[in-house]
RNA sequence: GCGAGCGUAGCUUAGCGGUAAAGCACCGCACUGUGGCUGCGGGGAUCGCGGGUUCGAAUCCCGUCGCUCGCCCCA
Numbered sequence: 001g002c003g004a005g006c007g008u009a010g011c012u013u014a015g016c017g018g019u020a021a022a023g024c025a026c027c028g029c030a031c032u033g034u035g036g037c038u039g040c041g042g043g044g045a046u047c048g049c050g051g052g053u054u055c056g057a058a059u060c061c062c063g064u065c066g067c068u069c070g071c072c073c074c075a
Base pairs, nucleotide, nucleotide: 001071002070003069004068005067006066007065010024011023012022013021018055026042027041028040029039030038048064049063050062051061052060
């Protein structure tokens, strides 16, 4: 340089055109002598960034940034 995959909450992931979801973590309450465990409740992401298509985009298209992988044969 060329090609492919990935980028969504603090972390790990789901969601593949129609209100962004779960687990862990965090906060509160119950339980407990305290803590932990367990149960209940709560807050948190405009989806890497910029543009386009569409009534509507995390999702489709283009560009760009980052990460990962690959890029004839022989020696």